[in-house]
Record summary: Model confidence (mean pLDDT): 76 of 100. c-di-AMP riboswitch aptamer (ydaO/yuaA leader) from a Bacillota bacterium, 135 nucleotides, folded computationally. NCBI's taxonomy places the organism under Bacteria, Bacillati, Bacillota.
RNA sequence: UUGUCCAGUCCGCUGAAUUUCCCUGAAGGGAAAACGGGGGAACCGAGUGAUUGGGGCGAAUCCAUCUGUGUCGGAAGGGUGAAGCGUGCCACCCGAGCCCGUCAGCUAACCUCGUAAGCGUUGCCGGGAAGCACA
Numbered sequence: 001u002u003g004u005c006c007a008g009u010c011c012g013c014u015g016a017a018u019u020u021c022c023c024u025g026a027a028g029g030g031a032a033a034a035c036g037g038g039g040g041a042a043c044c045g046a047g048u049g050a051u052u053g054g055g056g057c058g059a060a061u062c063c064a065u066c067u068g069u070g071u072c073g074g075a076a077g078g079g080u081g082a083a084g085c086g087u088g089c090c091a092c093c094c095g096a097g098c099c100c101g102u103c104a105g106c107u108a109a110c111c112u113c114g115u116a117a118g119c120g121u122u123g124c125c126g127g128g129a130a131g132c133a134c135a
Base pairs, nucleotide, nucleotide: 011120012119013118014117018033019032020031021030022029023028034115035114036113037112038111039110044105053103054100055099056098057097061075062074063073066070077094078093079092080091081090085126086125088124089123
């Protein structure tokens, strides 16, 4: 000097998943705000039935291939590259999983639920803001 690994703090990323307050000796319990989800009229929409049920959260659904139950590839869709903006260029990545339980279209009032989990990116161009120094 370079690379890799571990730990901590700050900061940052995906995501709704953050902040504050109260009670308690403690463990823990509770409340509010904020953000997010579900149920639920009229009107509108919807023919009915069929276990080949139906539905919800989420970007995560579809096509094709084969070495055969999984592999490889592609597309829809989604994310990151550090104030903020861009139909910009480029690069990298995801394209899962879980839940309800025969039941739910939309939906005002109303009712109700969640506050996790997992990680470590910082290239260019354009327009344009802020700060500092000097005069």